[in-house]
Molecule: c-di-GMP-I riboswitch aptamer
Organism: Nitrospirales bacterium
RNA sequence: UUCCGAAAAAGGCAAACCCCGGGCAACCGGGGGACGCAAAGCCGCGGGUCCUGCUGCCCCCCAGAGAGGGGGGGUGGGACAGCCGGGCUGCCGAA
Numbered sequence: 001u002u003c004c005g006a007a008a009a010a011g012g013c014a015a016a017c018c019c020c021g022g023g024c025a026a027c028c029g030g031g032g033g034a035c036g037c038a039a040a041g042c043c044g045c046g047g048g049u050c051c052u053g054c055u056g057c058c059c060c061c062c063a064g065a066g067a068g069g070g071g072g073g074g075u076g077g078g079a080c081a082g083c084c085g086g087g088c089u090g091c092c093g094a095a
């Protein structure tokens, strides 16, 4: 240094839930609170899951003469790093 992860040492983070705030929402921020985590540090690159108000496009259905309207799906946009994989960085040093 790399691999590895202890009944070690120093610490760190913070689930659910509650309160306040933001957002249409998924969800996020702050405070409290600890289920847990050796990267539960950072990055939306791959897979996956979730949301979708406005705006634009496409397809299907409904009734209608038609225009227009309503509903659904897709695209598009967004969220999750504590879903998995991957990339970058990092404390300690037993076996």
Stems, first nucleotide, its partner, number of pairs: 004093002012037002017032006035082001041088003045085003048080005056075007